The RNA shown here (TPP riboswitch aptamer (THI element)) has 89 nucleotides and comes from Ornithinibacillus scapharcae TW25. Lineage of the source: Bacteria > Bacilli > Bacillaceae > Ornithinibacillus > Ornithinibacillus scapharcae. The coordinates come from a structure-prediction model, not an experiment, and the mean pLDDT is 78.

RNA sequence: UUAAUCUACUAGGGGCGCUGUAAAGCUGAGAAGAACCCUUAGAACCUGAUCUAGUUAAUACUAGCGGAGGGAAGUAGGCGAAUGGGAGU
Numbered sequence: 001u002u003a004a005u006c007u008a009c010u011a012g013g014g015g016c017g018c019u020g021u022a023a024a025g026c027u028g029a030g031a032a033g034a035a036c037c038c039u040u041a042g043a044a045c046c047u048g049a050u051c052u053a054g055u056u057a058a059u060a061c062u063a064g065c066g067g068a069g070g071g072a073a074g075u076a077g078g079c080g081a082a083u084g085g086g087a088g089u
Stems, first nucleotide, its partner, number of pairs: 001082002006077005011039004016033001017026003045070003051064004
């Protein structure tokens, strides 16, 4: 001096559905929580999409569409490695 990973701070992005008269139940990190997820090395999330096939009580889920089109970042610290310098032998 410096890539990735990790942490903190600040800033920003995002979703909140299905079944049921109700109670309640289902999936999920999260189903309005001073929470959760994600922030360009970006599958968080949105669009196509009231999409296609399988599957489910239904959403969800799996595969396709598809690495298609969009999508929100800075600082500091730590770790580790490489290079250079100094001292001793």